Overview
Transfer RNA from a Candidatus Omnitrophota bacterium, 71 nucleotides, folded computationally. It matches the Rfam family "tRNA". It is annotated as a transfer RNA. Rfam describes the family as follows. Transfer RNA (tRNA) molecules are approximately 80 nucleotides in length.
[in-house]
RNA sequence: GCGGGCGUAGUUCAGUGGUAGAACAUCGGCCUUCCAAGCCGAAUACGUCGGUCCGAUUCCGAUCGCCCGCU
Numbered sequence: 001g002c003g004g005g006c007g008u009a010g011u012u013c014a015g016u017g018g019u020a021g022a023a024c025a026u027c028g029g030c031c032u033u034c035c036a037a038g039c040c041g042a043a044u045a046c047g048u049c050g051g052u053c054c055g056a057u058u059c060c061g062a063u064c065g066c067c068c069g070c071u
Stems, first nucleotide, its partner, number of pairs: 001070007010024004018054001026042005047063005
């Protein structure tokens, strides 16, 4: 330099066009003499910019970051 893959919550992962979910973690409550466990609830996310579309996490382009291959 060229090609490919990935980027979603604090972490690990779902979600192939119509209000973005789970587990663990965090916080609050219940329970307990206290702690842990258990139960209930809450907060937190689509890398960035642009395009297509009535509507984009999803499709297209560029860009940034990480990984792999070729040279």